[in-house]
Predicted 3D model of a 73-nucleotide RNA (transfer RNA) from a soil metagenome. The sequence is in RNAcentral, with records from MGnify. It matches the Rfam family "tRNA". Rfam's curators write: Transfer RNA (tRNA) molecules are approximately 80 nucleotides in length. Its family is annotated with triplet codon-amino acid adaptor activity in the Gene Ontology. Its mean pLDDT, the model's own confidence on a scale to 100, is 83.
RNA sequence: GGGGCAUUAGCUCAGUUGGGAGAGCGCUGGCUUUGCAAGCCAGAGGCCGCCGGUUCGAGCCCGGCAUGCUCCA
Numbered sequence: 001g002g003g004g005c006a007u008u009a010g011c012u013c014a015g016u017u018g019g020g021a022g023a024g025c026g027c028u029g030g031c032u033u034u035g036c037a038a039g040c041c042a043g044a045g046g047c048c049g050c051c052g053g054u055u056c057g058a059g060c061c062c063g064g065c066a067u068g069c070u071c072c073a
Stems, first nucleotide, its partner, number of pairs: 001072007010025004019056001027043005049065005
C1' cells in the first nucleotide's frame, strides 16, 4: 500500500425480502423467605461507530472516514 470481516443496550449477540429496534446476562422495583440465594412479575436503559447520498421511508442499499481483527505485499 491492497483485499476480507466486524462496529446495534453496561457485556455477549440477533435483526441480511427497506416499514415493529430485540434476546440472554447484568441493573432497578415488587412478590415469595426469619434472612440470603434461586424462582416469578414489572420496569429503566441504545435515535444502530462518524459524515454524506439514494428512497415516501435506511440498523439494512451506495460512497467516504475511523477503530479492531485477519490475509497478501